[in-house]
Annotation: Predicted 3D model of a 262-nucleotide RNA (Bacterial large signal recognition particle RNA) from an uncultured Dehalococcoidia bacterium. The prediction has a mean pLDDT of 78.
C1' cells in the first nucleotide's frame, strides 16, 4: 500500500414540559435512519443515568470531537395590533366654586368702604273721591171730612153790620217727582293727597366723608363633582424587533483502534 477477519462506535437528532436530576413514552420542530416488551392517576435509572432481549454495519462519504451555517424551540424587554375588563391616573364633555391673567363692562360728570335723608312697606287720623241713605232745597200735590182770604148765593138783624161757607185763587199734609249742587251718616277692589307712628331684608332716590378702584360677563388657570369609555390602566393572544439561551439538517477542515496475510 492492499485484501480478509474483529472491536470501540454507529443504526436519527433537537424544544418545551415533566423530573432532585438523567432519559423514555406522548406534545412540537427537523428528517427519513433497525426489530420486540414496559410506560404520563407514569416507566426506568443515577451523574458514565432509560432498562430487558435480538438484528445489522463497522475504522470510514456512515464514528467522534472542533470551528461555520441556521430550520425551529423557549425567554427578558419594546413597538403596533386585537380582544376583554376598569375608571384610579390621562385625555374629552358638562357644570359648581375659587382667581382676577387676558378681554369686556364702569369709575376723577368722582369706584371700594363708611354715614345719612326720602319713597316703596304696615297702622291711625285727617282731606277729597265714588256709592247709597236721612235731612235740607225746589216741582207737584186735598171737590169734602187742612190752613187763608173768600166772589156769587146762603143765614142772623128793622137797619147799621155780623156769621156759616161752595167755587176759585194762594199756600200746607201725607204722597208723587227732581238735581250738575247744600248739611250729614254709613261703606269700599277708592286716592302719583296732608300728617303722625310704626317696620326696614330687598328695589328706586338724593346728600356727605373718602379719593381708585370696582365687576366679574366670555376665555384662560386652580379645586373639586358628575358623565363617557375613544384615550389612559390592566389582562390575554398571535405578530415583528434588539438581546439571552437551547439547537436539528447541511458544510469546512481534523482526529481516531486491533489481528492476520500479500
Nucleotide at each position: 500500500u492492499c485484501g480478509u477477519g474483529c472491536u470501540a462506535g454507529g443504526c436519527g437528532g433537537g424544544g418545551a414540559g415533566c423530573u432532585a436530576g438523567c432519559g423514555g413514552u406522548g406534545c412540537c420542530c427537523u428528517g427519513u435512519a433497525c426489530c420486540u416488551g414496559c410506560a404520563a392517576u407514569c416507566c426506568g435509572c443515577u451523574c458514565c443515568a432509560g432498562c430487558a432481549g435480538g438484528g445489522u454495519u463497522g475504522a470510514a462519504u456512515u464514528c467522534c470531537g472542533g470551528c461555520c451555517c441556521g430550520a425551529g424551540g423557549g425567554u427578558u424587554u419594546c413597538g403596533a395590533c386585537a380582544u376583554g375588563a376598569u375608571c384610579c391616573c390621562u385625555a374629552c364633555c358638562g357644570g359648581c366654586g375659587u382667581c382676577a391673567a387676558g378681554u369686556g363692562g364702569u369709575g376723577u360728570u368722582g369706584a371700594a368702604g363708611c354715614c345719612u335723608g326720602g319713597g316703596u312697606c304696615c297702622c291711625g287720623c285727617g282731606c277729597g273721591g265714588c256709592g247709597a241713605g236721612c235731612c235740607a232745597c225746589c216741582g207737584u200735590g186735598a171737590a169734602c171730612c187742612c190752613c187763608g182770604u173768600c166772589a156769587g148765593g146762603u143765614c142772623c138783624g128793622a137797619g147799621a153790620g155780623g156769621a156759616a161757607g161752595c167755587a176759585g185763587c194762594g199756600g200746607u199734609a201725607a204722597g208723587c217727582g227732581g238735581g250738575c249742587g247744600g248739611u250729614u251718616u254709613c261703606g269700599g277692589g277708592u286716592g302719583a293727597c296732608g300728617c303722625g307712628g310704626g317696620a326696614g331684608c330687598g328695589c328706586c332716590u338724593g346728600g356727605g366723608c373718602g379719593g381708585a378702584g370696582c365687576c366679574g360677563g366670555c376665555u384662560a388657570a386652580c379645586g373639586g363633582c358628575g358623565g363617557c369609555a375613544a384615550g389612559c390602566u390592566c389582562a390575554u393572544g398571535g405578530c415583528g424587533g434588539c438581546g439571552c439561551u437551547c439547537g436539528a439538517c447541511g458544510g469546512c477542515a481534523g482526529g481516531u483502534g486491533c489481528a492476520c496475510g500479500a